[in-house]
The RNA shown here (Bacterial RNase P class A) has 361 nucleotides and comes from a Candidatus Cloacimonadota bacterium. NCBI's taxonomy places the organism under Bacteria, Pseudomonadati, Candidatus Cloacimonadota. Its Rfam family is "Bacterial RNase P class A". It is annotated as a ribozyme. The prediction has a mean pLDDT of 77.
RNA sequence: GCGGGAAGGAAAGAUGUCUGCUGUGCCUUGGCACAGAGGAAAGUCCGGACACCUUGGGCAGGAUACUUCCUAACGGGAAGCUGCAGCAAUGCAGAGCCAGCUCCACAGAAACAAACCGCGUAGUCCCAUGGGGGCUGCGCAAGGGUGAAAUGGUGGUGUAAGAGACCACCGGUACCGCUGGUGACAGCGGUAGCCAGGAAUGCCUUAUCCGGUGCAAUGCCAAAUAGGAAAGCUAUGGUUAAGCCCAAACCGCUUUCGGGUAGGCAGCUUGAGCCAAAGCGCGAGUUUUGGCCCAGAGGGAUAGACAUCGGUUCCGGCUUGUCCGGGAUUACAGAAUCCGGCUUAUUGACUUCCCGCGAAC
Numbered sequence: 001g002c003g004g005g006a007a008g009g010a011a012a013g014a015u016g017u018c019u020g021c022u023g024u025g026c027c028u029u030g031g032c033a034c035a036g037a038g039g040a041a042a043g044u045c046c047g048g049a050c051a052c053c054u055u056g057g058g059c060a061g062g063a064u065a066c067u068u069c070c071u072a073a074c075g076g077g078a079a080g081c082u083g084c085a086g087c088a089a090u091g092c093a094g095a096g097c098c099a100g101c102u103c104c105a106c107a108g109a110a111a112c113a114a115a116c117c118g119c120g121u122a123g124u125c126c127c128a129u130g131g132g133g134g135c136u137g138c139g140c141a142a143g144g145g146u147g148a149a150a151u152g153g154u155g156g157u158g159u160a161a162g163a164g165a166c167c168a169c170c171g172g173u174a175c176c177g178c179u180g181g182u183g184a185c186a187g188c189g190g191u192a193g194c195c196a197g198g199a200a201u202g203c204c205u206u207a208u209c210c211g212g213u214g215c216a217a218u219g220c221c222a223a224a225u226a227g228g229a230a231a232g233c234u235a236u237g238g239u240u241a242a243g244c245c246c247a248a249a250c251c252g253c254u255u256u257c258g259g260g261u262a263g264g265c266a267g268c269u270u271g272a273g274c275c276a277a278a279g280c281g282c283g284a285g286u287u288u289u290g291g292c293c294c295a296g297a298g299g300g301a302u303a304g305a306c307a308u309c310g311g312u313u314c315c316g317g318c319u320u321g322u323c324c325g326g327g328a329u330u331a332c333a334g335a336a337u338c339c340g341g342c343u344u345a346u347u348g349a350c351u352u353c354c355c356g357c358g359a360a361c
Base pairs, nucleotide, nucleotide: 001357002356003355004354005353006352007351008350013309014308015307016306017305018304019303021036022035023034024033025032026031027030038332042343043342045341046340047339048338049337050214051213052212053211055247056246057245058244059243061210062209063208064207065206066080067079068078069077070076081094082093083092084091085090095205096204100203101202102199103198104197116144117143118140119139120138121137122136123135124134125133126132127131152170153169154168155167156166157165171195172194173192174191175190176189177188178187179186180185218266219265220264221263228257229256230255231254232253233252237251238250239249240248273292274291275290276289277288278287279286280285310330311329312328313327314326315325316324317323318321
C1' cells in the first nucleotide's frame, strides 16, 4: 500500500433574540428563577417489578435444549467444548431417529431387512451334445445400472455361486480402564464383527421451567342512577375473569334495547438508578466508599419564527486558495407505570485491534 475480519462509544448541528407550552420553587398573584425526549423513546418479541383475580386437583397447552458461570429473572449475556466453512484473523451450528409412528422430489426393481440386469443351482422341455436355450423353484448383495443417499474399504480364506460367513490391516461405532479438566471434552491403552442411510426448525421422547389478566391494573373523592324492558337458559341448569374435566361452594345467569354519568386525585417516577475511585474475577459481572437527582404529559407539554456561524454536496468565477458567490441538503425517529434484554431503523463520519499478500529498511 492492497484486501479481509472484529470491537467500540458519541448522537449530528452551535449561538443569540422574540413569542409560546409542561412541571417545580419563590414571592409582591402575575411575574421571576430552574428543569424539560432517545440510542433506539420503535417493534411489543422475551424476562421481571408492581396491581388485581383465583377454593383445590388433574389434563391439555406453551417455552427452552453442548458445558460451566453471570443475573431479580430470561428464550439474554460471558468464557469454553465439539463439528463445519476459511490460508488466516474469524464466522456459523449444537439433547435424542437402537422407544414407536411418519416422510424421503426426480430417477430407480427397491428409499430400509432391496433381486431390474446379473452370478449359481435343482427339476422339466427343446436344439441334438465336452455344450446352448426356454419355463418353474431355490440360493446369492460379488459385478452393472438409478440416485443427494443403496447396507464400511483393501487383500485373502471359503463356496455351486456368493457374502464380516471367517481372517489380517485400515476406517467408524459402542463399551472399559488410566491421565488431564469443575464440566462439555481431550489424549493414551484395551475389548467387541458391533458396521442397516437421512429428516426430530416431522409427530414424538427425555429433562427443566411456566396460573390468568394487565397502569384502560388498582384505590379514593365527587357526580349520576329506573337493579327498567324484551328474548333465551333455568337444577339433567347456571356462576366461581379469558382452554377442558373433576371435586367443592354459591343461586340466578347471558344477550340485546332504552336511560344516566363520563370530572378530579393517587398509582407516577428514588430506581435490580446514574457517575467516579478502589478491591475481586480471563470475562459477563460483583463488593465497598464517595458524589448526584436526571421529563412526568394525560384531547397527551418538550415548540415556532428570525438572524449569524457551521457540516455535506452541486454549479459558476479566477487571483487556483484552509478562496469567493449562488442553489440544494442536514439521519432514524419521538416518552406514556417502571426496569433488564433482544431485534429492527439510521445520512455522514470517527477510534482501536487483528489476519493475509506485496514492497522497502